[in-house]
RNA sequence: GGGUCAGUAGCUCAAUUGGCAGAGUGGCGGUCUCCAAAACCGCAGGUUGGGGGUUCGAGGCCCUCCUGACCCGCCA
Numbered sequence: 001g002g003g004u005c006a007g008u009a010g011c012u013c014a015a016u017u018g019g020c021a022g023a024g025u026g027g028c029g030g031u032c033u034c035c036a037a038a039a040c041c042g043c044a045g046g047u048u049g050g051g052g053g054u055u056c057g058a059g060g061c062c063c064u065c066c067u068g069a070c071c072c073g074c075c076a
Base pairs, nucleotide, nucleotide: 001072002071003070004069005068006067007066010025011024012023013022019056027043028042029041030040031039049065050064051063052062053061
């Protein structure tokens, strides 16, 4: 330098391939308990990596940039 894949809640990952952004875990509160843990119930938490475009509508499509992983190549 070229190619492929990935980036979504604090963390790990979904979203049936264009039509309501979710789960587990963690956090906070509650029930229970002498207290705590466990269990159960509830609550909060999002620029879907940034920007632009297509579309009535984009997490998913197109362009560009950024970050990471892998493969190939070049120089030494």
Molecule: transfer RNA
Organism: Gammaproteobacteria bacterium